Notes:
Transfer RNA from Alloscardovia sp., 73 nucleotides, folded computationally. RNAcentral records the identical sequence in 6 taxa. The coordinates come from a structure-prediction model, not an experiment, and the mean pLDDT is 82. The RNAcentral record of the sequence draws on ENA and Rfam. A source record names the gene trnA. Rfam family: tRNA. It is annotated as a transfer RNA. Rfam links the family to the GO term triplet codon-amino acid adaptor activity.
RNA sequence: GGGGCUAUGGCGCAGCUGGUAGCGCAUCUGCAUGGCAUGCAGGGGGUCACGGGUUCGAAUCCCGUUAGCUCCA
Numbered sequence: 001g002g003g004g005c006u007a008u009g010g011c012g013c014a015g016c017u018g019g020u021a022g023c024g025c026a027u028c029u030g031c032a033u034g035g036c037a038u039g040c041a042g043g044g045g046g047u048c049a050c051g052g053g054u055u056c057g058a059a060u061c062c063c064g065u066u067a068g069c070u071c072c073a
Base pairs, nucleotide, nucleotide: 001072002071003070004069005068006067007066010025011024012023013022019056027043028042029041030040031039032038049065050064051063052062053061
């Protein structure tokens, strides 16, 4: 220098062929227990890496940029 993959709540990940962003853990509240652990019920938290474009509508399609992993030289 060139190719490929990845980037989504605090963490790990899902999200189909473009149509309301979800799951687990964690966290908060309540209940059960004398208390902890644990279990059950409920809640909060994400402008989807960044900047543009296409579209009625973009996490998803197109272009560029950044970061990480990997292959070739």